Description: Transfer RNA from a Nitrososphaerales archaeon, 75 nucleotides, folded computationally. Rfam family: tRNA. Rfam classes the family as a transfer RNA.
[in-house]
RNA sequence: GCCUCGGUGGUGUAGCCCGGUCUAGCAUAGGACGCUGUCACCGUUCUGACCCGGGUUCAAAUCCCGGCCGAGGCG
Numbered sequence: 001g002c003c004u005c006g007g008u009g010g011u012g013u014a015g016c017c018c019g020g021u022c023u024a025g026c027a028u029a030g031g032a033c034g035c036u037g038u039c040a041c042c043g044u045u046c047u048g049a050c051c052c053g054g055g056u057u058c059a060a061a062u063c064c065c066g067g068c069c070g071a072g073g074c075g
Base pairs, nucleotide, nucleotide: 001074002073003072004071005070006069007068010028011027012026013025020058029047030046031045032044033043034042051067052066053065054064055063
């Protein structure tokens, strides 16, 4: 330098191929309440995310272009 894959709450991950039905789901973490003699467990509830910029579109986490970062391969 070229190619492939990836980047989503504090953490892990689904959704992306094939745009909409969602308020971006699940688990975990943290807060509150309930339960309990207390703690734990359990239940209810709340908090918090689409790497950045641009384009296409009525509508983009999803499609296109550029960039940044990470992993692997080739030279």
The RNAcentral record of the sequence draws on ENA. NCBI's taxonomy places the organism under Archaea, Thermoproteati, Nitrososphaerota, Nitrososphaeria, Nitrososphaerales. Its mean pLDDT, the model's own confidence on a scale to 100, is 81.